[in-house]
RNA sequence: GGAGGGGUGGCGGAGUCCGGUUGAACGCACCGGUCUUGAAAACCGGCAGGCCGCAAGGUCUCAUGGGUUCGAAUCCCAUCCCCUCCGCCA
Numbered sequence: 001g002g003a004g005g006g007g008u009g010g011c012g013g014a015g016u017c018c019g020g021u022u023g024a025a026c027g028c029a030c031c032g033g034u035c036u037u038g039a040a041a042a043c044c045g046g047c048a049g050g051c052c053g054c055a056a057g058g059u060c061u062c063a064u065g066g067g068u069u070c071g072a073a074u075c076c077c078a079u080c081c082c083c084u085c086c087g088c089c090a
Base pairs, nucleotide, nucleotide: 001086002085003084004083005082006081007080010028011027012026020070030046031045032044033043034042048061049060050059051058052057063079064078065077066076067075
């Protein structure tokens, strides 16, 4: 340099094909509880972040920026980063 795949909560990862209450299924971790002499295991519940608000709640965020659309994690464009294969130089 060429081709392809990918970037989503603390971590992994689904969701993208086919736009529509999913800002997130599921697992792990973590927090609280039940049980237990006590722990582990098991079971039950909770669990992304920023801003505003006393609270209830509202709003924004899916690498970054822009576009299309009534509506974008999902489609299009640009940029950044990661992975695989091929090629080139040494």

Background:
Predicted 3D model of a 90-nucleotide RNA (transfer RNA) from Actinobacteria bacterium RBG_16_64_13. Taxonomically the source falls in Actinomycetota (Bacteria, Bacillati). Rfam family: tRNA. Rfam classes the family as a transfer RNA.